[in-house]
RNA sequence: UCCUGAAAAAGGCAAACCAGCCGUGAGGCUGGGACGCAAAGCCAUGGGUCCGGCCCCCAGGAAAACGCCGGACCGCCAGGCUACCGGA
Repeated sequence: UCCUGAAAAAGGCAAACCAGCCGUGAGGCUGGGACGCAAAGCCAUGGGUCCGGCCCCCAGGAAAACGCCGGACCGCCAGGCUACCGGA
C1' cells in the first nucleotide's frame, strides 16, 4: 500500500418516534431516544426514489402522463476521497 472483518480492545454514528425551530414541500437543524451500521465519515458523479413549478386540453374549471426547469435523500444502489483496531 492492497485485500479482509472471526474473536477482541478503544471508541464512534444514530432509525422509528417525541419536542422545538427552518422550509410551499420533499426534507433539514437542535435536544431526547436506539432500529441498526466496519465507513450509517465526506462528496449529488451515474442510476433510483421523493418534492415544487412550467408545459398540455375546445375550455369557465379540474386532474394526469410525457417533456422541461429547480430542489431533496449518501441509513436506496454504484462510484470517488479519507479513516481506528486486528489478520481467525